The prediction has a mean pLDDT of 81. Predicted 3D model of a 72-nucleotide RNA (transfer RNA) from a Lachnospiraceae bacterium. Its Rfam family is "tRNA". The family's RNA type in Rfam is transfer RNA. RNAcentral records the identical sequence in 3 taxa.
RNA sequence: CGGGGUGUGGCCCAAUGGUAGGGCACGUGGUUUGGGACCACGGGACUGCAGGUUCGAGUCCUGUCACUCCGA
Numbered sequence: 001c002g003g004g005g006u007g008u009g010g011c012c013c014a015a016u017g018g019u020a021g022g023g024c025a026c027g028u029g030g031u032u033u034g035g036g037a038c039c040a041c042g043g044g045a046c047u048g049c050a051g052g053u054u055c056g057a058g059u060c061c062u063g064u065c066a067c068u069c070c071g072a
Stems, first nucleotide, its partner, number of pairs: 001071007010024004018055001026042005048064005
């Protein structure tokens, strides 16, 4: 320098262009002598960033940043 992949709650992952969900973790309550385990409920991300297309974008398009792989 060229090409590919990845980027979504604290962590790990989902999500046919149509209200962004799940597990773990966290908080509250129940249970227990207490803790753990278990059960119930709850809070938290507008999706790396900036634009475009569309009635509507995590998804499609353009640029850009970070990480990573291949090549030179």